[in-house]
Molecule: c-di-AMP riboswitch aptamer (ydaO/yuaA leader)
Organism: Paenibacillus phocaeensis
RNA sequence: CGCUGAAUUCUUUAUUCGGUAAAGAAACGGGGGAACCAAUCGAAACCAGCCUGACAGCCGGUUUCCGGGGUGAAUCGCUUCAUUGGGCCAUCUUGGCCGGAGAGCGUAGGGCUGCUUUCGUGCCCGAAUCCGUCAGCUAACUCCGUAAGCGUCCGAAAGAGG
Numbered sequence: 001c002g003c004u005g006a007a008u009u010c011u012u013u014a015u016u017c018g019g020u021a022a023a024g025a026a027a028c029g030g031g032g033g034a035a036c037c038a039a040u041c042g043a044a045a046c047c048a049g050c051c052u053g054a055c056a057g058c059c060g061g062u063u064u065c066c067g068g069g070g071u072g073a074a075u076c077g078c079u080u081c082a083u084u085g086g087g088c089c090a091u092c093u094u095g096g097c098c099g100g101a102g103a104g105c106g107u108a109g110g111g112c113u114g115c116u117u118u119c120g121u122g123c124c125c126g127a128a129u130c131c132g133u134c135a136g137c138u139a140a141c142u143c144c145g146u147a148a149g150c151g152u153c154c155g156a157a158a159g160a161g162g
Stems, first nucleotide, its partner, number of pairs: 001151004008026007027146006037136001042065006049058002067134001068131004076106005086098005109125004115159006
C1' cells in the first nucleotide's frame, strides 16, 4: 500500500505514552418486535367423557417417535469407506441389504485478477459457529457487534484523474 469481512473514524479520561485501558459519539452491520399478508393446527398406540343400536364423530389425558432457528457465499448430489463395531432379512455359521466418521468428484452460490465499472482470461473458496424447544414478514420500539486472518498486479472497452 492492498485483499476477505459489518468490523472504521473521532472525542474525553487514565497512562506503562502504545495500533494500551475505560467511557461516549458518528458510521457500518446483525437479532428481536404490530397491523396487513403468509403459514399452521405432526404420526402411532392406549384410556376416560359426550354422542350412537353399534361403528363413525367431538373432546381431554398418558406413552413413544420427529424438533426448530440465527450469522455466513459456504447449499445440494454422487462415489468409496473405517470400527470386525450397529440394524434388518434369510440361512445354519455363511450370504444379502441398510446406515456410516473420513476421503474423493461435482454443484447452488461467493472472492481476487491494484484508479472505477463491464466483459474476457486465469487462480481460488464452497467453511465454521451460535441459540437452546423458542423467534415468518414487520412501523414504532428494543437488544447486540465493530473481530479475525492474509499478500494480488494479464488483456479489451467506456469513464474518471494526473